[in-house]
RNA sequence: AGACGAAAGGGCAAACCUGUCGAGAGACAGGGACGCAAAGCCACGUGGCCCCGAUGUAACGUCGGGGUGGCCGGGCUACCGAA
Numbered sequence: 001a002g003a004c005g006a007a008a009g010g011g012c013a014a015a016c017c018u019g020u021c022g023a024g025a026g027a028c029a030g031g032g033a034c035g036c037a038a039a040g041c042c043a044c045g046u047g048g049c050c051c052c053g054a055u056g057u058a059a060c061g062u063c064g065g066g067g068u069g070g071c072c073g074g075g076c077u078a079c080c081g082a083a
Stems, first nucleotide, its partner, number of pairs: 004081002011036002016031006034070001040076003044073002047071001048068008
């Protein structure tokens, strides 16, 4: 230094509730903890899922825009230090 993840110090914060923004998925703030060793950051894969519009079908679909990083893959950064 890398891998790895015992211990220690801690950290984040699901569902739900309240308020705000949004057409919506959802986001932000407060409360709250299901969990998380990257649950820190990034929409790169024209992956998955969700929302909106257009078009089209018996049904499937196609194109464009948006969201989700706590769906997965990938990239970048990072505290501690046992086996």
A computed fold for an 83-nucleotide RNA from a Candidatus Omnitrophota bacterium, annotated as c-di-GMP-I riboswitch aptamer. RNAcentral holds the sequence, with entries from Ribocentre. Taxonomically the source falls in Candidatus Omnitrophota (Bacteria, Pseudomonadati). The model forms 95% of the base pairs in the Rfam consensus. The prediction has a mean pLDDT of 90.